[in-house]
A computed fold for a 723-nucleotide part of an RNA from a Patescibacteria group bacterium, annotated as large-subunit ribosomal RNA, domain II. The full RNA is in RNAcentral, with records from ENA.

Context: one part of a larger RNA
C1' cells in the first nucleotide's frame, strides 16, 4: 500500500408550500369505549376541541366598515372563506448528515515508581595526614615558650565495594521507551541501604526544578454526566435530460460566520411591458480658457516717512521690496467665459429569436483573479493596493495559436464521417503550407514577433535638405620658399620669434606672424600660418531622417522553441496555400415551441336507450341516476412534420436504473440445477443496467402493478479481516 466487508440527511412533533384522494347539504375527529381477528392488522361509535364563515381596535365597542381625529378630511388596516388523509420539498425543538478535541463536574482507585517523614535492621577494602590531650626534656621564679615522644580528631585527603551521572563516543526500526565503553563526581557522612508503616488530586510531597505522585503532571487514573460543544478541517455512495449563478450592497463583540436585499431556478399570473431605432429633455466631466478665485514667468509704467545695499559733501541718482496696472506666454481635484462623446430621464414605432415585470416554493453565493480603460495611494514601483467601467476572460470553458501557460489571441466541444471553407498564426527542416513575386536597407549573426536596455560616444552606412571654396584649378599630396630693420623696447646672469611686462610698426617680395607649436643656459635647430610650381575635379561644414557599432558584468557550458539562417534578418505592397471541437455538407439523438392526426378523460348543448329510484292515490308525467351519438371548449398522452436550441462548478427542476423486505399476480422457474461465482469477445438500452451462452455451484428464485427502505463508496492520517 492492495484485496473483502461496514460506513454518513434518519425518526418523531409542529407548521409551510406543492401535488393526490374523499367531502364541501362546510370539512375532520383525539383521548376512550365497544365489535373482532392467529395477530401488532381491521370495523362501530365518540364534535370535547380545531380550521373556515368578517373586520377594526390597547380596550370599551363598532361593524362592511373600523382605528386615529374636533373632522363627514386625509391616512392605517379591512371590504371575505374550503377542509382532512397521504407524499414530496424546506424549517423549528430534539444527538439531527457522519467522524474528530483540548477541557469542566461527580464518585471511586492508587506512594509495590517515586518525595518526605515514622520504626526497626545493614553496609563502608587499602593507603595517607597527623588537631586537642598526655608524657619527657631543656629554658624560666612563675605564667609558660620550644623540642622530641604518644594520641587518633575531621560534613579531613588518595582510591576499591557501594551511591552518582562529567565529557567524548557509540547505539539511534536499539541489548535498552534513556543502555553500552571510555572519562569522571562522592565514598565516616546533610551518606548508601533493606523490611514495615504513614501523607493523594485543587490534594500531597518538595534543600523549589511548577519536580515527583506507578513509562501519565502548570493538576493522576477508572468509570459516569455523553452521541459535552465544535461559527473549525476532513468525508458524504447509481444514471441521463433542462437552466445555471456569486465572490457585492445594507446591517453585525461583525469581517475565514450569520441575517435581508442583487444574482440562479422551478411553479403560477400579466401579455410586449425588456433591449433596439427615432424624437424631445436636464447637465458641467474630457477637452478647452482665463471672464471670476487662486498659482507662477519675461517685460513696460505709476505709487509709497518701503527692509536693505551702493554712490555723493549734500541736494539726489542708482540697485532692490511692496502694492497697483499694460503686453506677452502660461497653470489648476477642491478655478470656469465655455464645453463635447457616453450614461441617464421621458414620448413614439417595429420585431417577438432573445426578454420584461408581479407573486409563491427552493437555493447557492458574500476569501475572487488577471486583462483593457478612467483614477486614488505609493516612487505616473511591484504578478502592489483601493474604487470605477454591473467591459472582456478565466473562476465554471474543452479546441487553435502564443516553444512551455487559469486571466493574452482566435473561437464557445449534442454525436458520428479517412468530407469541404475560414480564423488566429503561419508556410526552409524539426513541423501542415511560398526556399513565392516586386523594391529598398542591414554586415553588426545586429536579427530571427511581444519581456533585454539608457546617459554618453564615433569620418559605420543609406536617404532628404541648407551653405562654403571650385577649370580664373578648390581638397589632398609632392618640390621650393617661409626674408630684412632686428637679438623690436622693458626685464633679467641670459631673453636672440616662442619665462615675464609693454608695442605688435616699416621694407622687400610670388609669399612670409616682432610668430601658432616643438627644441637651447641663451644662440642654433625642426615644424606652421603664407606663397609659388606640379596634378586635374570635386571638397568641406551643418541640420533632419532609416539601419547598425561602442557603452554592456551571475551564478548548469551555452541557446533566436531547436537545428540553423546574409535571408529562412528589418521595411514597405502583392498573390497564393496550411490552419480549430468555428462555419458548410450528409446522417443519428434530445429538449422546448408551433401545425396537423389518433387516444383518453373532464365540461356545455342537442338526441336516442332504459325503466333503477324517489315525487304523485294508479296510469301518466316530473325530477335525479345510467348508458350511448353528434358538435364546441379545456386538458393529459402518442405519432409525424417544420423551426430554434443542447459547454458548464455551487445550485434548482425533471426523468429513469439497481439493492432488501412487504401485498396481490403469472394457479410463473428450478435436482433435465435456484441464489451466488468465472468469460474482452453475442444481443438490447443515451446511460445507470438488462438478457443470452458456458463453466463452477448444489437449493432455492424471479415476472407485472402498488407499497416501505438499515437502498448504490474511491476517498473521511476512516472501521475489522486478509495479505
Nucleotide at each position: 500500500g492492495c484485496c473483502u466487508g461496514c460506513g454518513a440527511g434518519u425518526g418523531u412533533a409542529u407548521g409551510u408550500a406543492u401535488g393526490u384522494u374523499g367531502c364541501u347539504u362546510g370539512g375532520c375527529u383525539a383521548a376512550g369505549u365497544c365489535c373482532g381477528u392467529u395477530a401488532u392488522g381491521g370495523g362501530a361509535c365518540g364534535a370535547a376541541g380545531c380550521c373556515c364563515u368578517a373586520g377594526g381596535g390597547a380596550a370599551a365597542c363598532c361593524g362592511a366598515g373600523u382605528g386615529u381625529u374636533a373632522a363627514u378630511a386625509g391616512c392605517g388596516c379591512g371590504u371575505c372563506c374550503g377542509u382532512a388523509u397521504c407524499a414530496u420539498a424546506c424549517a423549528u425543538a430534539c444527538g439531527a448528515c457522519c467522524c474528530g478535541a483540548a477541557g469542566c463536574c461527580g464518585g471511586g482507585u492508587g506512594a509495590g515508581c517515586u518525595u518526605a517523614c515514622c520504626a526497626u535492621g545493614g553496609a563502608c577494602a587499602g593507603g595517607u595526614u597527623g588537631a586537642a590531650g598526655u608524657u619527657u626534656g631543656u629554658c624560666g621564679a612563675a605564667a609558660g615558650a620550644c623540642a622530641g615522644a604518644u594520641g587518633g580528631a575531621g560534613g579531613a585527603c588518595c582510591g576499591a565495594a557501594c551511591c552518582c551521572g562529567u565529557a567524548c563516543g557509540u547505539c539511534g526500526u536499539a541489548c535498552a521507551a534513556c543502555g553500552c565503553g571510555u572519562u569522571g563526581g562522592g565514598a565516616u557522612g546533610a551518606u548508601c541501604u533493606g523490611u514495615g508503616g504513614u501523607a493523594a488530586g485543587g490534594a500531597g510531597u518538595g534543600a523549589a526544578a511548577a519536580g515527583c505522585u506507578a513509562a501519565u503532571c502548570g493538576a493522576a487514573c477508572c468509570c459516569g454526566g455523553u452521541a459535552a460543544u465544535a461559527g473549525c478541517u476532513g468525508g458524504u455512495u447509481c444514471u441521463c435530460u433542462c437552466u445555471g449563478a456569486a465572490a457585492c450592497a445594507u446591517c453585525u463583540u461583525u469581517u475565514g460566520g450569520g441575517a435581508u436585499g442583487g444574482c440562479g431556478u422551478c411553479g403560477u399570473g400579466u401579455g410586449a411591458u425588456c433591449c433596439u431605432u427615432c424624437c424631445g429633455g436636464g447637465g458641467g466631466u474630457a477637452g478647452a480658457g482665463c471672464a471670476c478665485u487662486g498659482g507662477a514667468a519675461g517685460g513696460g509704467g505709476u505709487a509709497a516717512a518701503c527692509a536693505g545695499g551702493g554712490a555723493g559733501a549734500a541736494a539726489u541718482c542708482u540697485c532692490g521690496u511692496u502694492a497697483c496696472u499694460c503686453c506677452u506666454a502660461u497653470c489648476a481635484a477642491c478655478c470656469u467665459c465655455c464645453g463635447a462623446a457616453u450614461a441617464c430621464c421621458g414620448g413614439a414605432a417595429a420585431u417577438u429569436a432573445c426578454a420584461a415585470c408581479a407573486c409563491g416554493g427552493c437555493a447557492g453565493u458574500u476569501a475572487g483573479a488577471c486583462c483593457a480603460u478612467g483614477g486614488g495611494g505609493g516612487c505616473g514601483a511591484a504578478g502592489c493596493u483601493c474604487c470605477a467601467u454591473u467591459g472582456g476572460u478565466c473562476a465554471a470553458a474543452a479546441g487553435g495559436g502564443g516553444a512551455a501557460g487559469a486571466g493574452c489571441c482566435c473561437g464557445g466541444a449534442u454525436c458520428g464521417u479517412c468530407a469541404g471553407u475560414u480564423a488566429a498564426g503561419g508556410c526552409c527542416c524539426c513541423u501542415a503550407a511560398a526556399u513565392c513575386g516586386a523594391c529598398a536597407c542591414u554586415g553588426a549573426g545586429u536579427a530571427c514577433a511581444a519581456c533585454u536596455u539608457a546617459a554618453g560616444g564615433a569620418a559605420g552606412u543609406g536617404a532628404g535638405g541648407a551653405u562654403c571654396c571650385u577649370u580664373c584649378g578648390a581638397c589632398a599630396a609632392u618640390g621650393a620658399g617661409g626674408a630684412u630693420g632686428u637679438u623690436g623696447g622693458c626685464u633679467u646672469a641670459g631673453a636672440a620669434g616662442c619665462a615675464g611686462c609693454c608695442a605688435u610698426c616699416a621694407u622687400u617680395u610670388a609669399a612670409a606672424g616682432a610668430u601658432a607649436g616643438c627644441g637651447u643656459a641663451a644662440c642654433a635647430g625642426c615644424u606652421c600660418a603664407c606663397u609659388c610650381a606640379u596634378c586635374g575635379a570635386g571638397g568641406g561644414u551643418c541640420c533632419u531622417u532609416g539601419c547598425g557599432c561602442c557603452g554592456a558584468a551571475g551564478a548548469u557550458a551555452a541557446u533566436c522553441g531547436g537545428g540553423g539562417u546574409u535571408a529562412a534578418g528589418u521595411g514597405u505592397c502583392g498573390u497564393g496555400c496550411c490552419g480549430a471541437a468555428g462555419c458548410u455538407a450528409c446522417g443519428g439523438g434530445u429538449u422546448u415551441g408551433u401545425g396537423c392526426a389518433c387516444u383518453u378523460c373532464a365540461u356545455a348543448g342537442a338526441g336516442g336507450a332504459g325503466g333503477a329510484u324517489g315525487a304523485u292515490u294508479u296510469u301518466u308525467u316530473c325530477a335525479u341516476a345510467u348508458c350511448u351519438u353528434c358538435u364546441g371548449u379545456g386538458a393529459a398522452g402518442u405519432g409525424c412534420a417544420c423551426a430554434a436550441g443542447c459547454g458548464g462548478u455551487a445550485a434548482g427542476a425533471g426523468a429513469g436504473c439497481g439493492u432488501u423486505c412487504c401485498g396481490u399476480u403469472c394457479u410463473g422457474c428450478g435436482a433435465u440445477g435456484a441464489a451466488g461465482g468465472a468469460a474482452a469477445a453475442g444481443g438490447g438500452g443515451u446511460g445507470a443496467c438488462c438478457c443470452a451462452u458456458u463453466c463452477u455451484g448444489g437449493a432455492g428464485c424471479g415476472u407485472a402493478c402498488g407499497g416501505a427502505a438499515g437502498u448504490g463508496a474511491g476517498a473521511a492520517u476512516g472501521c475489522a479481516g486478509g495479505u